[in-house]
FMN riboswitch aptamer (RFN element) from a marine eukaryotic metagenome, 121 nucleotides, folded computationally. The coordinates come from a structure-prediction model, not an experiment, and the mean pLDDT is 82.
């Protein structure tokens, strides 16, 4: 460098109101992947979502895909050579569709994927 295989996302307990809410309210719980002298949901990037200039096949459907849109959220103090990553404290964020308004239910999804591990040449 090439080929193949496998792996690759977690979470509302207990209550209130109501005809009806895991969606509202009080509270509870969760945190993909790579990087970063120091370990990250919230620093830098990536993936997942919505479309599809075009291309391939030939079952008009499927696959690949330029590129566009969307793309969230943090501070203080301490230690230290170095930390928005560790410790303490107090916060904040979370696609689309369904439904009494959803990070946690149901669905696309036994899907996809950033990547990781291994085997062979």
């Nucleotide at each position: 460098u090439g080929u193949c295989u496998u792996c690759g996302g977690g979470g509302c307990a207990a209550g209130g109101u109501g005809a009806a809410a895991u969606u509202c309210c009080u509270g509870a719980c969760c945190g993909g992947c790579g990087g970063u002298c120091a370990a990250a949901g919230u620093c830098c990037g990536c993936g997942a979502g919505c479309g599809g200039c075009g291309c391939a096949c030939g079952u008009u459907g499927u696959g690949c895909a330029a590129u566009g849109c969307a793309g969230g959220a943090g501070a203080a103090g301490g230690u230290g050579a170095a930390a928005u990553u560790c410790c303490u404290u107090c916060g904040c964020c979370g696609a689309c569709a369904g439904u009494a308004a959803a990070g946690u239910c149901u669905g696309g999804a036994u899907g996809a994927g950033a990547g990781a591990a291994g085997a062979c040449a």